[in-house]
Molecule: SAM riboswitch aptamer (S box leader)
Organism: Coprothermobacter sp.
RNA sequence: UUCUUAUCCAGAGCGGUGGAGGGAAAGGCCCGAAGAAGCCCGGCAACCAGCGAGGGAGAAAACCGAGCAUGGUGCCAACUCCUUCUGCACCAGUCAUGGUGUGGGAAGAUAAGAA
Numbered sequence: 001u002u003c004u005u006a007u008c009c010a011g012a013g014c015g016g017u018g019g020a021g022g023g024a025a026a027g028g029c030c031c032g033a034a035g036a037a038g039c040c041c042g043g044c045a046a047c048c049a050g051c052g053a054g055g056g057a058g059a060a061a062a063c064c065g066a067g068c069a070u071g072g073u074g075c076c077a078a079c080u081c082c083u084u085c086u087g088c089a090c091c092a093g094u095c096a097u098g099g100u101g102u103g104g105g106a107a108g109a110u111a112a113g114a115a
Base pairs, nucleotide, nucleotide: 001115002114003113004112005111006110007109008108013041015040016039017038021031022030023029025084026083027082028081042076043075044074047072048071049070050068051067054064055063080107085104086103087102088101089100090099091098092097
């Protein structure tokens, strides 16, 4: 980098440092000197590993496993901030289309595995 599978409406500081940017892309709309990104600390979560009450079993192993949060990631404004292609329903219409709701997809993010 590519592919596969799973998840994406919950959760997380009124700390230190730092100084102008940030929210993937585009279009919006936002956040930001009442201090952005980054870094440190802190926290959230429980995907993987580990541990594991208990279940089952003649015993051990294998198996299932609430839970724990030790290790590996991840995450800590707004639903993945919204839309981006499309089905359906309803509304408006100068019939081109527009709006609202809802379903699917694309793209993206994270984890685990594979090449």